[in-house]
RNA sequence: UCAGAAGGUCGGAUAACCGCGUUUUAGCUUUGGCUGAACCGAGGAAAGUCCGGGCUUCGUGAAAACAUGGUGCCGGAUAACGUCCGGAUGGUGCGAGCCAAUGGAAAGUGCAGCAGAAAAUAGACUACUCUAUUUAUAGAGAAAAGGUGAAAAGGUGCGGUAAGAGCGCACCGCUUGUUUAGUAAUAAACAAGGCAUUGUAAACCCCACCAGAAGCAAGACCAAAUAGGAAUGGCGUAUAGGUAUGUUUUCUGCCUGUCAUUCGGGUAGGUCGCUUGAAAUAUUUGGUAACAAAUAUUCUAGAUGAAUGGUUAUCCUUCUUUUUUAAAGAAGACAGGACCCGGCUUAUAGACCCUCUGACAUU
Numbered sequence: 001u002c003a004g005a006a007g008g009u010c011g012g013a014u015a016a017c018c019g020c021g022u023u024u025u026a027g028c029u030u031u032g033g034c035u036g037a038a039c040c041g042a043g044g045a046a047a048g049u050c051c052g053g054g055c056u057u058c059g060u061g062a063a064a065a066c067a068u069g070g071u072g073c074c075g076g077a078u079a080a081c082g083u084c085c086g087g088a089u090g091g092u093g094c095g096a097g098c099c100a101a102u103g104g105a106a107a108g109u110g111c112a113g114c115a116g117a118a119a120a121u122a123g124a125c126u127a128c129u130c131u132a133u134u135u136a137u138a139g140a141g142a143a144a145a146g147g148u149g150a151a152a153a154g155g156u157g158c159g160g161u162a163a164g165a166g167c168g169c170a171c172c173g174c175u176u177g178u179u180u181a182g183u184a185a186u187a188a189a190c191a192a193g194g195c196a197u198u199g200u201a202a203a204c205c206c207c208a209c210c211a212g213a214a215g216c217a218a219g220a221c222c223a224a225a226u227a228g229g230a231a232u233g234g235c236g237u238a239u240a241g242g243u244a245u246g247u248u249u250u251c252u253g254c255c256u257g258u259c260a261u262u263c264g265g266g267u268a269g270g271u272c273g274c275u276u277g278a279a280a281u282a283u284u285u286g287g288u289a290a291c292a293a294a295u296a297u298u299c300u301a302g303a304u305g306a307a308u309g310g311u312u313a314u315c316c317u318u319c320u321u322u323u324u325u326a327a328a329g330a331a332g333a334c335a336g337g338a339c340c341c342g343g344c345u346u347a348u349a350g351a352c353c354c355u356c357u358g359a360c361a362u363u
Base pairs, nucleotide, nucleotide: 001359002358003357004356005355007353008352009351010350012315013314014313015312016311017310018309020041021040023038024037025036026035027034028033043334047345048344050343051342052341053340054339055215056214057213058212061251062250063249064248065247066246068211069210070209071208072207073087074086075085076084077083088102089100090099091098092097103206104205108204109203110200111199112198125146126145128141129140130139131138132137154172155171156170157169158168159167174193175192176191177190178189179188180187181186219272220271221270222269229263230262231261232260233259234258235257240256241255242254243253244252279298280297281296282295283294284293285292286291316332317331318330319329320328321327322326
């Protein structure tokens, strides 16, 4: 200097004028409201609605089994998670790094098209060797060479053989055992051995662990109104039955009718829920880290047909042009709450900071 990797911050700023919303406050009022002042007033993703919870109702529930769904290496963090941190293993890259749907194929079932001789009770197409006979056949041997394929009954090399084969040997690989290190996943070393029961579980399945359902349009209160309606069907009427938000059983509680569907009627109002939080920021301590604890400081939308905007000027950044100390013009991304919080995923013009890797050149 060029090309990369990982992490973080900002994502327009200031002033003036006019215009909005909540709250507080002062005054006026025809009690409907009006005027003035002050503080505050969208995001890193508010998006997706994919996870987890807080909260609300069912509700008074308990236990067991089944179904359904989810997670899936080890250890830790967290309110919890399918999230995050650290590690192991596998893959990938020259490397910094990145990715992983990472338990079990010897419990069972299924699937692997075409090609190929043959795809798991697998097997001889072209070559090879031996014998016979004859110029091309038959028999025997073998799966080592070649071909097909994603994959062909471990790989490389040497010996051996008629030609061959773990047939034998060495190394690697695989299985079992022991020792060492580690909390563990796992790794290394040594010994013995069959020298091998393909692959696939984001196929069914098996194993381990977890999970009640519905959701702020949840729900509570006030006011008002109506029809405490009708029909059909199921189970029943006290020695019984219904019900307790996946199903069944048992216990327990409540009720004496209850459950489901359809038709019809009233409610189109207001208040709460609604923002002080598993909160934010800073410092210190502990920890590799995620994070935890302590101290101090702060209170930052709460709307409800739904507010935060417009204009001007200057500055900042980027690009283009020119008369190149400068001037002019254009542009400044993705995108807007509605109960709240912790994550993941997706979109994103541009600018900056920090650490690391590779290449080249110079000293």